Overview: The RNA shown here (transfer RNA) has 75 nucleotides and comes from a Clostridiales bacterium. RNAcentral holds the sequence, with entries from ENA.
């Protein structure tokens, strides 16, 4: 320099145009003699950034950024 794939709560993760599921850690709580399991609630402005299409965007288009992964081209 081209091309592709990723990017969502502290970590994993699922969505695929109707306003964001789980699980794992964490805080409260019930149990327990305490402590572990088990349970019960809580996680409040988490969709990489910024624009554009839509009545409505995490989904769809563009640019960007920032990670991989291929391929060229100088040395």
């Nucleotide at each position: 320099u081209g091309g592709g794939c990723u990017a969502u709560c502290g970590c994993c993760a699922a969505g695929c145009g109707g306003u964001a599921a789980g699980g794992c850690a964490g805080c409260g709580g019930a149990c327990u003699u305490u402590g572990a399991c088990u349970c019960c609630g809580c996680c409040a402005u988490g969709c990489g950034u910024a624009a554009g299409u839509u009545c409505g965007a995490a989904u769809c288009u563009u640019a960007c950024u920032a990670g991989c992964c291929c391929a060229g081209c100088c040395a």
Rfam family: tRNA. About the family: Transfer RNA (tRNA) molecules are approximately 80 nucleotides in length. Rfam classes the family as a transfer RNA.